[in-house]
């Protein structure tokens, strides 16, 4: 230097262009004499960043930042 992959909740990770979910952790209640462990109910997202297409973008295009992989 090229070239190729990922960045979404606190973490790990989904999500045919048409309401951003889930598992976990967190909070609150039930449940027990307590704790654990089970239940049920919440709250946590400017989807790395700026544009662009389009009725509509996490999704497609373009530049950008970081990270990790080959190749030189």
């Nucleotide at each position: 230097g090229c070239g190729g992959a990922a960045a979404u909740a606190g973490c790990u990770c989904a999500a045919c262009g048409g309401u951003g979910g889930a598992g976990u952790a967190u909070a609150g209640c039930c449940u027990u004499g307590c704790c654990a462990a089970g239940g049920c109910u919440g709250a946590g997202g400017u989807u790395g960043a700026g544009g662009g297409u389009c009725c509509a973008a996490g999704u497609c295009c373009c530049u950008u930042u970081u990270u990790c992989c080959g190749c030189u």